[in-house]
Molecule: transfer RNA
Organism: Trichonephila inaurata madagascariensis
RNA sequence: GGGGAUACAGCUCAGUGUUAGAGCAUUCGACUGCCGAUCGAGAGGUCCUUGGUUCAAACCCGGGUGCCCCCU
Numbered sequence: 001g002g003g004g005a006u007a008c009a010g011c012u013c014a015g016u017g018u019u020a021g022a023g024c025a026u027u028c029g030a031c032u033g034c035c036g037a038u039c040g041a042g043a044g045g046u047c048c049u050u051g052g053u054u055c056a057a058a059c060c061c062g063g064g065u066g067c068c069c070c071c072u
Stems, first nucleotide, its partner, number of pairs: 001071004006066002010024004026042005048064005
């Protein structure tokens, strides 16, 4: 220098065009002599950034940035 893949909650991930979810973690409650486990409820996201396409974009397309892989 060229090509490919990837970016979503604190962490690991799902979500292939019409309402953003799960597990773990965290907060509160129940249970318990205490802790843990279990059960119930809650909080937590302008979906990396900037443009475009569309009635409608986390999702499709272009630019930028970070990280990973391959080639030279």